[in-house]
RNA sequence: GCCUCUAUGGCUCAGGGGUAGAGCAGCGGUUUUGUAAACCGCGGGUCGGGGGUUCGAAUCCCUCUAGAGGCU
Numbered sequence: 001g002c003c004u005c006u007a008u009g010g011c012u013c014a015g016g017g018g019u020a021g022a023g024c025a026g027c028g029g030u031u032u033u034g035u036a037a038a039c040c041g042c043g044g045g046u047c048g049g050g051g052g053u054u055c056g057a058a059u060c061c062c063u064c065u066a067g068a069g070g071c072u
Stems, first nucleotide, its partner, number of pairs: 001071007010024004018055001026042005048064005
């Protein structure tokens, strides 16, 4: 220098055009003498930044940033 992949709640990850979900964690409650476990409920992210396409973009295209891998 070139190529590929990854970036989504605090963490690990789904979602591949129709307006964002799970598990764990957190908070509240039930239960317990108490803690843990179990069960019920709640909150939390406009999807790495910018631009484009589209009626509509986390999703498609371009670019930048960060990370991982490969080639020379």